[in-house]
RNA sequence: UUUAUUUAUAAAGCGCCUGAACUACCCUUGUGGACGGAAAACACGGGUAGUUGACGAGGAGGAGGUUUAUCGAGCAUUUCGGCGGAUGCCUCCCGGUUGCUAUCAUCACAACCGAAAAUCUCGGGCCUAAAACAAAGAGGUGACUCUUUGAACAAAAGCCGGGAUUCUGAUGAC
Repeated sequence: UUUAUUUAUAAAGCGCCUGAACUACCCUUGUGGACGGAAAACACGGGUAGUUGACGAGGAGGAGGUUUAUCGAGCAUUUCGGCGGAUGCCUCCCGGUUGCUAUCAUCACAACCGAAAAUCUCGGGCCUAAAACAAAGAGGUGACUCUUUGAACAAAAGCCGGGAUUCUGAUGAC
């Protein structure tokens, strides 16, 4: 220095590809028929090598379990089909928040959170999303990929403010 193997890391709407669709080349067979022939072209099949295969918003105390884990955008032929993972959910643990008595502390209980009681409701803002689309450019024989610019368009959860309803027991101190 090169190659191989192993391990680790990164990514988390994230990764991958044995189906499928599509592309290039080669081969068999058939159609075809240029003036003639096995030309071109086309079709089924096979082989090799490839391409596509989810667009952002939101989301992490720890462990274990579990798997079609929230939201919309686009499309209406693949964002199909499948595999893996995952911040979802459940249980436990840790640390807390809220809830009783005039007040405080402790224990328990209930709900909840990882920033805080539950249900419903109104308003606000988070919210100028990204892909798609258009234009230009780059790479590839091709399927297709990438970059830049332009002008757009969401929803949900949580948050802030208001309203309605609901929510405790004991002990001690004063």

This is a predicted structure of a 174-nucleotide RNA (glmS glucosamine-6-phosphate activated ribozyme aptamer) from Alteribacter aurantiacus DSM 18675. The model forms 89% of the base pairs in the Rfam consensus. The coordinates come from a structure-prediction model, not an experiment, and the mean pLDDT is 77. Rfam family: glmS glucosamine-6-phosphate activated ribozyme aptamer. Rfam classes the family as a riboswitch.